This is a predicted structure of a 470-nucleotide part of an RNA (small-subunit ribosomal RNA, 3' major domain) from an uncultured bacterium. The full RNA is in RNAcentral, with records from ENA and SILVA.

Context: one part of a larger RNA
RNA sequence: UGACGGGGGCCCGCACAAGCAGUGGAGUAUGUGGUUUAAUUCGAAGCAACGCGAAGAACCUUACCAGGUCUUGACGUCGUGCGCAUAGCUCAGAGAUGAGUGAAACCCUUCGGGGCGCAUAGACAGGUGGUGCAUGGUUGUCGUCAGCUCGUGUCGUGAGAUGUUGGGUUAAGUCCCGCAACGAGCGCAACCCUUGUAUUUAGUUGCUACGCAAGAGCACUCUAGAUAGACUGCCGUUGACAAAACGGAGGAAGGUGGGGAUGACGUCAAAUCAUCAUGCCCCUUACGACCUGGGCCACACACGUACUACAAUGGCGCGCAACAGAGGGAAGCAAAACAGCGAUGUGGAGCAAACCCCUAAAACGCGUCCCAGUUCAGAUAGCAGGCUGCAACCCGCCUGCAUGAAGUCGGAAUUGCUAGUAAUCGCGGAUCAGAACGCCGCGGUGAAUACAAAGGCCGGGUCUUGCACU
Numbered sequence: 001u002g003a004c005g006g007g008g009g010c011c012c013g014c015a016c017a018a019g020c021a022g023u024g025g026a027g028u029a030u031g032u033g034g035u036u037u038a039a040u041u042c043g044a045a046g047c048a049a050c051g052c053g054a055a056g057a058a059c060c061u062u063a064c065c066a067g068g069u070c071u072u073g074a075c076g077u078c079g080u081g082c083g084c085a086u087a088g089c090u091c092a093g094a095g096a097u098g099a100g101u102g103a104a105a106c107c108c109u110u111c112g113g114g115g116c117g118c119a120u121a122g123a124c125a126g127g128u129g130g131u132g133c134a135u136g137g138u139u140g141u142c143g144u145c146a147g148c149u150c151g152u153g154u155c156g157u158g159a160g161a162u163g164u165u166g167g168g169u170u171a172a173g174u175c176c177c178g179c180a181a182c183g184a185g186c187g188c189a190a191c192c193c194u195u196g197u198a199u200u201u202a203g204u205u206g207c208u209a210c211g212c213a214a215g216a217g218c219a220c221u222c223u224a225g226a227u228a229g230a231c232u233g234c235c236g237u238u239g240a241c242a243a244a245a246c247g248g249a250g251g252a253a254g255g256u257g258g259g260g261a262u263g264a265c266g267u268c269a270a271a272u273c274a275u276c277a278u279g280c281c282c283c284u285u286a287c288g289a290c291c292u293g294g295g296c297c298a299c300a301c302a303c304g305u306a307c308u309a310c311a312a313u314g315g316c317g318c319g320c321a322a323c324a325g326a327g328g329g330a331a332g333c334a335a336a337a338c339a340g341c342g343a344u345g346u347g348g349a350g351c352a353a354a355c356c357c358c359u360a361a362a363a364c365g366c367g368u369c370c371c372a373g374u375u376c377a378g379a380u381a382g383c384a385g386g387c388u389g390c391a392a393c394c395c396g397c398c399u400g401c402a403u404g405a406a407g408u409c410g411g412a413a414u415u416g417c418u419a420g421u422a423a424u425c426g427c428g429g430a431u432c433a434g435a436a437c438g439c440c441g442c443g444g445u446g447a448a449u450a451c452a453a454a455g456g457c458c459g460g461g462u463c464u465u466g467c468a469c470u
Base pairs, nucleotide, nucleotide: 002469004466005465007464008463009462010461011460012459013458019417020416021415022414023413026308027307028306029305030304031303032302033301034299035298042053043052064294065293066292067291068290069289070288073124077123078122079120080119081118082117083116088101089100090099091098092097106115107114108113126283127282129281130280131279135277136276137272138271139270140268142266147186148185149184150183151182152181153162154161155160166177167176168175192260193259194258195257197228198227199226200225201224202223203222206218207217208216231254234248235247236246237245238244310410314369315368316367317366318365319364328357329356332351333350337346338345339344376407382401383400384399385398386397387396423445424444425443426442427441428440429439
C1' cells in the first nucleotide's frame, strides 16, 4: 500500500419490509447426478453448471459401441504413366465394396501446355487424441457498480502519500465550495437506435364518402424523410450569494421522460485445445478413413428448470368471421370451392409481397352444470386413421372413438416483480424434410404495495480504526 474483522460512521440496491404471483407436494416435459450398459460420445459444477454448448440425436448429424472393410488413404501439395475413364445395366453382399458388361473414343489450348478422371511410388495427409495450469481469440462474473490511473509539482531516507481527502450535492470521481496542488486520460453523462407530441414534404399496394366495385381525392389514419420540442429554461421556498433539493406554472412529455445498444483498470491460473487458430506431447495397416446396425431416448432413485392442474373470477355449448402487433414466404406461403367427425387430402386464385397467404385468444352476451374426485383434471394404456421422410420397431408429430391415474392449493425452506410492470391471454420467428411445454420476439387485458422512517439479513461503494496476513 492492500486484504481481512461476528470494529465504527455515511450511502445504495426487489437486499429486507409492504404486497402480488410462484417454486418446494401431484402428473408430465426437459437438463443433470447416480446406477445400468457393448456403448449409454464429450464438455459445463456455488452465486456465475443443471430447457447450458444443442437455433431442434429415427438414418445423417455422431464425436460412442458391435460387426464388416481400407492403408499415400474420405481430404491437400508434389512425381510418373494412361485417356483403357465415367454414366448406365447384370450378379454377389446388410452396405461399404467386389466381379462382369459397356454407348463412347474426355474438355480447353497461344500447340509449349493446362483441367478432369484412373492407376502407381513415396514425401506426407489425417486425429472431436492429451494439456484452457503453455497460448491467441472469444465469453461469464463482480457490475452499468463508480470507480481505475497518469504527467509535472510538493511532502517523506524509503516503500509511498498528495491530487482522488474535507463541507454540501448527485443515478454518477455528477457538480459547487474549500484545500500543495495544477492539469490530463480510461470510465459516468452526452453523441446512436427505438417509443411518446406537433409541423411540413411525399401519396401507392395505404386511407376516405361505401353493401360492393369503378372513378375521384390526399382532409383523416398510416408509411418514411426533414424540422421543432425538455434545458431545472421560468416562478416561489430552502440552501453558503454556490452546486442543488422541494413545490408550482405552461406543456404531449419534467427534472438522465420510458426502453435498448454501449461493460473502465482489473478479479476468479473462472470457461472454452469439441467453433476456430496454435506450442509441446502422443497415434500412424490406427487414437486415421468408409459402411450397416445399435447407442446418445436405458431407470430402484436424487436435484434443477418449466408446462398442465387441483376448478364456479370456473368447465362445456352457442352467438361469432368482435378487436392486435410483429414477423416469415419461391425446392416457398397458399385462398375460394369440394371430400372427411377430424388430423388431413383434392384444388390451385393470388403473392419475390403496405397488394396475397392473414379469420388472434382471453374479453362480451345467452344457456347449462350446482361443489362432487364431478360435465374438474388430464396421465396411462386399447383400436382406427393422417403427415413427413429410402425408412417412424428401438425412437417422431398429429387426429377420432373408447380408457380416465395422481391431484382438493402443497413442510422446512426459497424465487421473481415497483407500472403498461407483475399476473394472465393468444400470435409470430430462428433451427428445421418431420419433430417445442424450450428459446427469441410481438401485441391484448391489466393490478396490489413501498417510496415518511430505517433496527436487523444478503450484496456493493466510500471514509476511518485495529491487525498474528501481504